[in-house]
Context: one part of a larger RNA
RNA sequence: CUCUCGUUAAGGAACUCGGCAAAAUGACACCGUAACUUCGGAAGAAGGUGUGCCUCAUCAGCGUGAAGCGAUUCGCACGUGAAGCGCGAAGAGGUUGCAAAGAAACGGCCCAAGCGACUGUUUAGCAAAAACACAGGACUCUGCUAAGUCGUAAGACGAUGUAUAGGGUCUGACGCCUGCCCGGUGCCGGAAGGUUAAGGGGAUUUGUUAGCCGCAAGGCGAAGCUUUGAACCGAAGCCCCGGUAAACGGCGGCCGUAACUAUAACGGUCCUAAGGUAGCGAAAUUCCUUGUCGGGUAAGUUCCGACCUGCACGAAUGGCGUAACGAUUUGGGCGCUGUCUUGACGAGAAGCUCA
Numbered sequence: 001c002u003c004u005c006g007u008u009a010a011g012g013a014a015c016u017c018g019g020c021a022a023a024a025u026g027a028c029a030c031c032g033u034a035a036c037u038u039c040g041g042a043a044g045a046a047g048g049u050g051u052g053c054c055u056c057a058u059c060a061g062c063g064u065g066a067a068g069c070g071a072u073u074c075g076c077a078c079g080u081g082a083a084g085c086g087c088g089a090a091g092a093g094g095u096u097g098c099a100a101a102g103a104a105a106c107g108g109c110c111c112a113a114g115c116g117a118c119u120g121u122u123u124a125g126c127a128a129a130a131a132c133a134c135a136g137g138a139c140u141c142u143g144c145u146a147a148g149u150c151g152u153a154a155g156a157c158g159a160u161g162u163a164u165a166g167g168g169u170c171u172g173a174c175g176c177c178u179g180c181c182c183g184g185u186g187c188c189g190g191a192a193g194g195u196u197a198a199g200g201g202g203a204u205u206u207g208u209u210a211g212c213c214g215c216a217a218g219g220c221g222a223a224g225c226u227u228u229g230a231a232c233c234g235a236a237g238c239c240c241c242g243g244u245a246a247a248c249g250g251c252g253g254c255c256g257u258a259a260c261u262a263u264a265a266c267g268g269u270c271c272u273a274a275g276g277u278a279g280c281g282a283a284a285u286u287c288c289u290u291g292u293c294g295g296g297u298a299a300g301u302u303c304c305g306a307c308c309u310g311c312a313c314g315a316a317u318g319g320c321g322u323a324a325c326g327a328u329u330u331g332g333g334c335g336c337u338g339u340c341u342u343g344a345c346g347a348g349a350a351g352c353u354c355a
Base pairs, nucleotide, nucleotide: 002349003348004347005346006345007344008343010341011340014339019336027051028050029049030048031047036041038173052095053094054093055092056091061087062086063085064084068080069079070078096100108334109333110332111331112330113329114328115326116325120132121131136171137170138169139168140167141166142165148157149156150155174321175320176319177318179251180250181249184248185247186244187243188242189241190240193239194238195237199233200232207225208224211220212219213218252270253269254268255267256266279313280310291307292306293305294304295303
C1' cells in the first nucleotide's frame, strides 16, 4: 500500500449522476395519531412517556384447591370450606450507576408527483421493471362426430365437457366514460348482371388415299383414321350491391370579420369517407426549449402548480381520475452520520522484508 472492522474535535450532504455506502431508528407497555379513502384502510402514521433493584400491603384479579365439617348406598363421587402454592397488572416509598429494553437479537420517518390497480411472473450466468400475468370488460367462432389443435392415418386432446360450455383476438381492479368516419383493406351477407377453370360441345381445319380427271407433270378427293378446335353450356372467386371500427385503420386548408388594441362567437371558399368530441396537455409524448408565469432555494436545464403556441395527446394499439400496494422512477424535507471540509488514530488479515 490492499482488504475487513472500530473510534473521531467543529461542521452536518458542503460529497456525489444520485445520501451510493455508512450512521441513525429498533423490544415491550401506555398515551396519542392527519390528509385522503373503495370505510376495509392509511397506521407501528406522525409524535411522546415509562422500563433496574429493594421494601410495603389484609394489594385488584386469575388458576389450583389440602385439612376439617356435612351428607352418604361407607367405594368413588357430592356440598361446604378456605389454608397453602403458582401467575400477576396497578399503587406507594426507598435506593445505585454516566447509562436500567444497561449485552445480543431488534422498523428510520414525512411531503409531493409519474407508471403499473393489487399478491404474483420474468431475461438459470450484466436488465425484476413502467415488461408478462391477473380478476374484470368486449368482440368473434363453435349445436356436438362442436369449433380449434396434434397426427400420413388409425386415433387422441378439447371433454367423460355441451353456449352460465369450449377456442381465438384485444383490453386490463374500481370510478366517470369510450365521440365522428365503412372511401381503402379485412370480415359477414346478397345474388340480378359482367368476367371466369376443368369438363361438356363440336362449327371449322390438317394429313393420309379408294376413286375420278389428265398425254404427262400434276389436280380434285368420299368413308375411315388423324390434326385443329369456333359458337354454346359451365361453380366458387373477382367486379358488383349492402352491412360491420372494443375489425386493420383514419379523424383538413386558406381568407375575412366586434366602437382602443388583441382575439374571433360569426361569415366566405376549397377539399374529404369523415375532419379529433369529452378529458388531458412543454407530458415516460414539446423540436424550437432552461417556453412563460407562480411555488420551493441565497442561487433550481431537475421537481410541483398553472397557461395552451399539442413540431408530433386523445378515447379498450383505451381516455381521464383513483384509496391501497411497489427491493419501481422523480423532486423536496426532518433525523442521522467520515459521503465530504480533511484528515487522523487504533485492531485484525493477506502481501512484502528480515530471521
Source information:
This is a predicted structure of a 355-nucleotide part of an RNA (large-subunit ribosomal RNA, domain IV) from a wastewater metagenome. Its Rfam family is "Bacterial large subunit ribosomal RNA".